Two RNAs folded together computationally: RNase P RNA and transfer RNA, 405 nucleotides in total. Its mean pLDDT, the model's own confidence on a scale to 100, is 78.
[in-house]
């Protein structure tokens, strides 16, 4: 200097004038003063909860979700640290990571044959146009019953042996564990996929702030049913004819609350590899409801993606420049 | 704001792991007819986009984009 990998913070503002929303103070009121006023993703609505309602939020089935080990957290499909596999020269990245002797099913075409698998070519023996043996070599295919060497054989084959690979293991070493090393045994396995059905382990009531609650106002009921009870089925339980359910029709659509003090944020110390935890001190930072933060002037430059609607913890997607560490290559000293 | 559904030729639609993407209307060409209509034959044209699983994806699973329905 070039290329790459992994992280971190920021996302502007200052002054004046006018304007918008909320809080606080003063004021009978009008109003005056002062303080505050969109994001790291507010987005997608993919997950988890807090909170509210449903008399059963009881049990079972079904259904849905998760899936290596150990931790973190209110919880999670999230985060951290390890293990295994795999990609990369490396720094590092990715994984839908339990099970294929519990069972059922699928693998087109090609090929002789796709799983109690098979014999097209080839090789060997007997024979003469056939019979027997073979699965070493060749071919087809994504995939055809492990590799190399020696022995053995009519020719071959784990047929036998040594080594490697594989499977099992109540042995041993390290580790909480997943797992790894060693030992021992076995001629030997899983053809592939379970994002095929399925089996195993664990988890799960439903609906959602437009949930709910209070006040005010208005009004008109009619018909049918015997059952109804916040996903489906069954059991249990509760209510019930002045109840409940269904259909048609009518009135109201106003105000207040929920609505912002939080598993909140910042700084420091201690513990921990880390996610994070504990302690101490400090801060109060939007609450609209046809939906608030704009306009002008001056300075300054700094741009992209982009506007809260109950609140948080994550994931995914969109995007601007700045900084740090690490890896590889090239050149110079 | 919340909860659901969908995306296949120009248009309307079948399909659902096996390499075939089908039908109808419209388009183009030809035949028939004095000409048009009609009829017959032939022809071109599509799985929203990007990843993943698998030997193989329109179909299975994720994410993105676009469209629609319900809810006070």
């Nucleotide at each position: 200097g070039a290329g790459g990998u992994u992280c971190g913070a920021c996302a502007a503002g200052u002054a004046a004038u006018c304007g918008c929303u909320g809080g606080u103070g003063c004021g009978a009121a009008a109003g005056c003063a002062u303080c505050a006023g969109a994001g790291g993703a507010a987005a997608g609505u993919c997950c988890g909860a807090g909170c509210u309602c449903c008399a059963u939020a009881g049990g079972a089935c079904a259904a849905a979700g998760u899936g290596c080990c150990g931790g973190g957290u209110a919880a999670c499909a999230c985060c951290c640290g390890g293990g295994a596999g795999u990609c990369g020269u490396a720094a590092g990245g990715c994984u839908a990571c339990a099970g294929a002797g519990a069972g059922u099913g699928c693998a087109a075409c090609a090929g002789a044959a796709a799983g109690u698998a098979u014999a097209c070519c080839g090789c060997u023996g007997c024979a003469u146009u056939g019979c027997a043996g073979u699965a070493a070599g060749g071919g087809u295919g994504a995939a055809a019953a492990g590799g190399c060497g020696a022995g053995g054989u009519a020719a071959g084959a784990g047929c036998u042996c040594a080594c490697c690979g594989g499977c099992a293991u109540a042995c041993u070493u390290g580790g909480c564990a997943a797992c790894a090393g060693g030992g021992u045994g076995c001629g030997c396995a899983u053809u592939g996929a379970a994002a095929a059905c399925c089996u195993c382990a664990c988890u799960u009531g439903g609906a959602g702030c437009a949930a709910g609650g209070u006040c005010a106002a208005a009004a008109a009921g009619c018909a049918g049913g015997u059952a109804a009870g916040u996903g489906g089925u069954c059991c249990g339980c509760u209510u019930c004819a002045u109840a409940c359910c269904u259909g048609c029709g009518g009135g109201u659509a106003g105000a207040c609350u929920g609505c912002u003090g939080g598993a909140a944020c910042c700084u420091g110390a201690u513990g921990g590899u880390g996610a994070c935890a504990u302690c101490a001190g400090g801060u109060c930072u939007a609450g609209a409801u046809a939906g608030a933060u704009g306009a002008u002037u001056a300075c300054a430059u700094a741009a992209a993606c982009a506007g809260a609607a109950c609140u948080c913890g994550g994931c995914u997607u969109a995007c601007g420049g700045c900084g740090a560490a690490c890896c590889u290559c090239u050149g110079u000293u | 704001g919340g909860u659901c559904c969908c995306g296949u030729c120009g248009u309307c639609u079948a399909g659902g792991g096996g390499u075939u993407a089908g039908g109808a209307c419209a388009g183009g060409a030809g035949a028939u007819u004095c000409u048009c209509a009609g009829u017959c034959u032939c022809u071109a044209a599509a799985c929203a986009g990007c990843g993943g699983u698998u030997c193989g994806a329109u179909u299975c699973c994720g994410c993105u984009c676009g469209g629609g329905a319900c809810u006070a």
Source information:
Rfam match: Bacterial RNase P class A. Its family is annotated with ribonuclease P activity, dimeric ribonuclease P complex and tRNA processing in the Gene Ontology.